[in-house]
Context: one part of a larger RNA
Molecule: small-subunit ribosomal RNA, central domain
Organism: uncultured Bacillota bacterium
RNA sequence: CUGGGCGUAAAGGGCGUGUAGGCGGCCUAAGAAGUCAGGGGUGAAAUGCCGCAGCUCAACUGCGGAGCUGCCUUUGAAACCAUUAGGCUUGAGGACAGGAGAGGGGAGUGGAAUUCCCGGUGUAGCGGUGAAAUGCGUAGAUAUCGGGAGGAACACCAGUGGCGAAGGCGGCUCCCUGGCCUGUCCUGACGCUGAGACGCGAAAGCGUGGGGAGCAAACAGGAUUAGAUACCCUGGUAGUCCACGCCCUAAACGAUGUACACUAGUUGUUGCCUGCUAGAAGGCAGUAAUGCACCUAACGGAUUAAGUGUACCGCCUGGGGAGUACGGUCGCAAGAUUAAAACUC
Numbered sequence: 001c002u003g004g005g006c007g008u009a010a011a012g013g014g015c016g017u018g019u020a021g022g023c024g025g026c027c028u029a030a031g032a033a034g035u036c037a038g039g040g041g042u043g044a045a046a047u048g049c050c051g052c053a054g055c056u057c058a059a060c061u062g063c064g065g066a067g068c069u070g071c072c073u074u075u076g077a078a079a080c081c082a083u084u085a086g087g088c089u090u091g092a093g094g095a096c097a098g099g100a101g102a103g104g105g106g107a108g109u110g111g112a113a114u115u116c117c118c119g120g121u122g123u124a125g126c127g128g129u130g131a132a133a134u135g136c137g138u139a140g141a142u143a144u145c146g147g148g149a150g151g152a153a154c155a156c157c158a159g160u161g162g163c164g165a166a167g168g169c170g171g172c173u174c175c176c177u178g179g180c181c182u183g184u185c186c187u188g189a190c191g192c193u194g195a196g197a198c199g200c201g202a203a204a205g206c207g208u209g210g211g212g213a214g215c216a217a218a219c220a221g222g223a224u225u226a227g228a229u230a231c232c233c234u235g236g237u238a239g240u241c242c243a244c245g246c247c248c249u250a251a252a253c254g255a256u257g258u259a260c261a262c263u264a265g266u267u268g269u270u271g272c273c274u275g276c277u278a279g280a281a282g283g284c285a286g287u288a289a290u291g292c293a294c295c296u297a298a299c300g301g302a303u304u305a306a307g308u309g310u311a312c313c314g315c316c317u318g319g320g321g322a323g324u325a326c327g328g329u330c331g332c333a334a335g336a337u338u339a340a341a342a343c344u345c
Base pairs, nucleotide, nucleotide: 003317004316005315006314007299008298012313014200015199016198017197021193022192023191025088026087027086028085029084030083034080035077036076037075038074039073040072041071042070049065050064051063052062053061054060091190092187093186094185095184096183097182098181099180103177104176105175106174107173108172109171110154115149116148117147118146119145120144121143125136126135162169163168205246206245207244208243209242210241214240215239219235220234221233222232257312258311259310260309261308262307265290266289267288268287269286270285271284272283273282274281294301295300318345319344320343327338328337329336330335
């Protein structure tokens, strides 16, 4: 080099954009680099292989043969691959028209609720639990009414509903902006994948400056208990929120890489189109349930494949040691990433 694999046994990169590289639709023509066929040259000997022979056999040795899978050269072939030239429209893209959407960013704004402050009414409890206590309250609480402040999140609608590459996205209005679906026309292979690279990336955490209602690691107290550094209760600081800059991890999951083609159906639902005697029916793009062929160790998967194939990338190779040590790179740090061995079963 080669093999077998990656939903759950070890194994799909968290996700995208894209460089090199690999791979690439239909038709025609040309030359002939790859490719294929024939000829020539070379491919030393020894070794190795086959046959025969010589030492009593064997090792060993001798003789003969094939071979030396390669390189060079020459004559041809032209299907495939590559190249060049020309063309096509189904892949891909564009323009215009229409459509749905919590897709992203910014600004503004609304109501309910919690908390706090002020005032009114009002009086002895409130709160909390399995039961209590800590706690709050006659300096007037809880309850209730009116007014005000401030922060955070958006009930109902709400849905195996929608959008996004993933993380994720939910009050309302406006501005900027990405993608998707359908129809007509246009360009004419402009494509697929993608080592490195670059960008995005929940929560927690970090830096600087704000903000701080509720919740709440740490912490304090009260309970429980043999103990209770917990579960329960009363408080409560970081944090949670905003701006800018870092961090870069996750059960980042569909534990299922991306793209394309093909392989029974039935049912629900979202959006759009065609169409209708307006209840229809059909098509396309999603999203679900069930199920055949087929696959699977089984569970299960099954046109949204884990089926049948192709292209490219990533990854696995017994358990522990260990996702650790050392070194490198990155980071303010926390740490992240790359990643062994001894030893042991």